[in-house]
Parts: sequence; structure tokens; C1' cells
RNA sequence: AAAUGUUUCAGUGGGGAGCUCCAUAGUGCGGGGCUGAGAGGAAAGCGCGAGCUUUCGACCCCUCGAACCUGAUCUCGGGUAAUGCCGGCGUAGGGAUGAGGAAGGAUUAUAAA
Repeated sequence: AAAUGUUUCAGUGGGGAGCUCCAUAGUGCGGGGCUGAGAGGAAAGCGCGAGCUUUCGACCCCUCGAACCUGAUCUCGGGUAAUGCCGGCGUAGGGAUGAGGAAGGAUUAUAAA
């Protein structure tokens, strides 16, 4: 003298929100179950069998990158009430970064005794 890891700051950096059951009405849009870090907390607008959009928030991820997207409406395997639920696909193709801090001391090299 190192890497992984860890942590701080900045970022008009990136990202997703699925499956399912019950209830009810416009003076309404609620409550559970599954997986998960997260399955929509707030406001506004739209919509009207029940959801959609935007902004903010929460959460995850930022190149040593499986956060996330594509393949994929996967004539892939397993399982489930059901679902990207688990595995495969996956050394695939894409994918968003800069600057610091602390701890630590494997191992190797060199020097001195």
C1' cells in the first nucleotide's frame, strides 16, 4: 500500500407498485388475505362497480450495476385460491454516479533489526 463490505453528502439520477376475497354507493370510492424492501401515505385532477394520471412522500437501486425493463401473452419446470409465487431463462440484450469518511489489517512485496 488493497478489494469486497459499511457509511456521509450532492444528484432536475434510475425504478416498481402485482395476485386475490368481501362490502357498499355519488353525503360514496372502504376492509381483509398472499409474496415482497416496497403492492399506493398525502394533495390535486379525471373517472364511475371501483379505478386512472400527475406531484410530493415511503421503499429499493445507481456501472464490481438481477433495482428495474426486454425476451414474455416464455406450446420452460414446480407449486398456488390466484399471481413473476419459487426456480429456469441469466456468463442473454438493455439499464441510472460523482465526491468524501470511519473501521479493518487477510495476503503479498520491499526495507531495517
This is a predicted structure of a 113-nucleotide RNA (TPP riboswitch aptamer (THI element)) from Candidatus Atribacter hydrocarboniphilus. The model forms 96% of the base pairs in the Rfam consensus. Model confidence (mean pLDDT): 78 of 100. Lineage of the source: Bacteria > Pseudomonadati > Atribacterota > Atribacterales > Atribacter. The sequence was found by an Rfam model in a public genome assembly.